[in-house]
Context: one part of a larger RNA
RNA sequence: UGACGGGGGCCCGCACAAUCGGUGGAGCAUGUGGUUUAAUUCGAGGCAACGCGAAGAACCUUACCCAGACUUGACAUCCUGCGCACGCCUAUGAAAGUGGGGCGUGCCCGCAAGGGGACGCAGAGACAGGUGUUGCAUGGCUGUCGUCAGCUCGUGUCGUGAGAUGUUGGGUUAAGUCCCGCAACGAGCGCAACCCUUGUCCUUAGUUACCAGCACGUUUGGUGGGCACUCUAAGGAGACUGCCGGUGAUAAACCGGAGGAAGGUGGGGACGACGUCAAGUCAUCAUGGCCCUUACGUCUGGGGCUACACACGUGCUACAAUGGCCAGUACAAUGGGUCGCAAUACCGCGAGGUGGAGCUAACCCCAAAAAGCUGGUCUCAGUUCGGAUAGGAGUCUGCAACUCGACUCCUUGAAGUCGGAAUCGAUAGUAAUCGCUUAUCAGCUACGAAGCGGUGAAUACGUUCCCGGGCCU
Numbered sequence: 001u002g003a004c005g006g007g008g009g010c011c012c013g014c015a016c017a018a019u020c021g022g023u024g025g026a027g028c029a030u031g032u033g034g035u036u037u038a039a040u041u042c043g044a045g046g047c048a049a050c051g052c053g054a055a056g057a058a059c060c061u062u063a064c065c066c067a068g069a070c071u072u073g074a075c076a077u078c079c080u081g082c083g084c085a086c087g088c089c090u091a092u093g094a095a096a097g098u099g100g101g102g103c104g105u106g107c108c109c110g111c112a113a114g115g116g117g118a119c120g121c122a123g124a125g126a127c128a129g130g131u132g133u134u135g136c137a138u139g140g141c142u143g144u145c146g147u148c149a150g151c152u153c154g155u156g157u158c159g160u161g162a163g164a165u166g167u168u169g170g171g172u173u174a175a176g177u178c179c180c181g182c183a184a185c186g187a188g189c190g191c192a193a194c195c196c197u198u199g200u201c202c203u204u205a206g207u208u209a210c211c212a213g214c215a216c217g218u219u220u221g222g223u224g225g226g227c228a229c230u231c232u233a234a235g236g237a238g239a240c241u242g243c244c245g246g247u248g249a250u251a252a253a254c255c256g257g258a259g260g261a262a263g264g265u266g267g268g269g270a271c272g273a274c275g276u277c278a279a280g281u282c283a284u285c286a287u288g289g290c291c292c293u294u295a296c297g298u299c300u301g302g303g304g305c306u307a308c309a310c311a312c313g314u315g316c317u318a319c320a321a322u323g324g325c326c327a328g329u330a331c332a333a334u335g336g337g338u339c340g341c342a343a344u345a346c347c348g349c350g351a352g353g354u355g356g357a358g359c360u361a362a363c364c365c366c367a368a369a370a371a372g373c374u375g376g377u378c379u380c381a382g383u384u385c386g387g388a389u390a391g392g393a394g395u396c397u398g399c400a401a402c403u404c405g406a407c408u409c410c411u412u413g414a415a416g417u418c419g420g421a422a423u424c425g426a427u428a429g430u431a432a433u434c435g436c437u438u439a440u441c442a443g444c445u446a447c448g449a450a451g452c453g454g455u456g457a458a459u460a461c462g463u464u465c466c467c468g469g470g471c472c473u
Stems, first nucleotide, its partner, number of pairs: 007473007015463002019426005026317008034308002042053002064303007073127001077126002079123005086104004090099003107116003129292002132290003138286002140281003143277001145275001150189006156165003169180003195269004200237007210226002214224003240263001243257005319419001323378007335366003340359002345354003385416001390411007432455007
């Protein structure tokens, strides 16, 4: 000077408390450990690994295993020789490959011969190649403390010096935020603001959006028409403790009020200081060293990553009547679509099929929102709860669903009656609950992830205690 303390003081945070809903018990999904295996590729490991890399493992992916093949190589540059590239047929084979044969022709210069550049075959070597190793050699990127309020510097001053001061103190704030004081005076990185979005209004602009008044028409904003409204998207206005009262040191600020769509950072996002963890990543990529070079490289077929006495994490579905089932009926938003989205119609109980209007989209389509509301039924049961498991029959994608896909129909109908110790999330359009969309993607293991809207609570006395953090001592 720091760090630490079951030392002290002050303060904050869903940290506790208050409240609501979960996990831990069941079944299934998924990740991990373990075990197994020819292989079950690799990485991630308290918080900060474990629905993580993986926003898609049937083949491919794929790095693993078995088998069959290649050796200047699947890929790059250079040299020599030959050939017109390339496409098609054929033998063998699981394919890759290996062997044989025939046919036809492309670009530029040039009448042609020929040359050039691609490209192929053969050969020689320089080299290629490596998801091999080291994240404790590294860059870049990322997590974390933590969106916590801190971390420093110049000059001056003090101290023999390490250092201190400033940055401490009195108030105040979400904030080292601001005010006052002060041997300090200033400054920088952070805080805040500037950025995006949302909430109100105005102006401009009205098609594909909208429809108040008017006409026609059909019951469809449909046509004429209109630019008012909604909306869209560009520009502006608006909020600043600006105004009033009180408290306060007359300060900063705090409390209450007015006006206002909004009030004291309005809500949300992006934004992450100096540093810490030799944190994570050599398997995104890049890269030093080391290692392999007829193999630790490359190609192909099949298998594996999907195994299963078990253990843990994260989720989904439930255990029912605030419910299940049946019928009718209403209201969204974000998005996506030409290798695509696909309407009306017809066929099928259904998954789906046939067919194809329209749409490169405020135009057409995906598209049915669901919870809700109305009526009926069930009457507390392992049930008309629950849907695992299993048998059969199918649909779709795809070269191919055996290992190993999703979905549909019929039958089957397991555990489960609210979960021990323990533990997690959440303070408002939040929790809870309800559905919808998208990325990846042929299809899908999505119950995951990223978003979108609908309905819509309870509680916070307070800071003694648990956890983490800040300042002073």